[in-house]
């Protein structure tokens, strides 16, 4: 320095101030936050996690989807399969312009936009599932060169 194995630790931030109201950190004004890997440094690109959807589940998926049904085609010999077709049900986060540069939807300037589920006066920010899960990050030991 690199491979493989085992183990350990870590791994999400945020409504100040005001208005209305019986009641709102949920509405209105305003404030404020940004998981992991990649890449010219990214909430908005690409990929992933979480969450979510579908399904009895395993699993699969996030719009070229999942499931079900029908058709068609193939295999098999009774039930199955599909980069196929149609129908039904349910499911969807978001960026531009100008500048610099070899190179930037990543930097600088400006103006925008987005944010699961459950609870509650309607929630990215409160409470809860969660002392959970986790992309991954760092380290230790052993092994090989």
């Nucleotide at each position: 320095u690199a491979u493989u194995a085992u183990c350990u630790u870590c791994a999400g931030g945020g409504c100040a101030g005001g208005g209305u109201g019986a009641a709102a950190u949920u509405c209105c004004c305003g404030a404020u936050c940004g998981g992991c890997g990649g890449u010219a440094a990214a909430g908005u690109c690409c990929g992933c996690g979480a969450g979510u959807g579908u399904g009895a589940a395993a699993g699969c998926a996030c719009a070229g989807g999942a499931u079900u049904c029908a058709g068609c085609a193939g295999a098999u010999a009774u039930u199955u399969u599909g980069u196929c077709u149609g129908a039904a049900u349910c499911a969807g986060g978001a960026u531009u312009u100008g500048g610099u540069g070899a190179g930037a939807u990543u930097c600088c300037a400006a103006a925008a936009c987005c944010g699961a589920c459950a609870g509650u006066a309607u929630a990215g920010u409160c409470u809860g599932g969660a002392u959970g899960g986790g992309a991954g990050a760092a380290g230790a030991u052993a092994u090989g060169a």
This is a predicted structure of a 145-nucleotide RNA (FMN riboswitch aptamer (RFN element)) from Lentihominibacter hominis. The organism belongs to Lentihominibacter, within Bacteria. Model confidence (mean pLDDT): 78 of 100.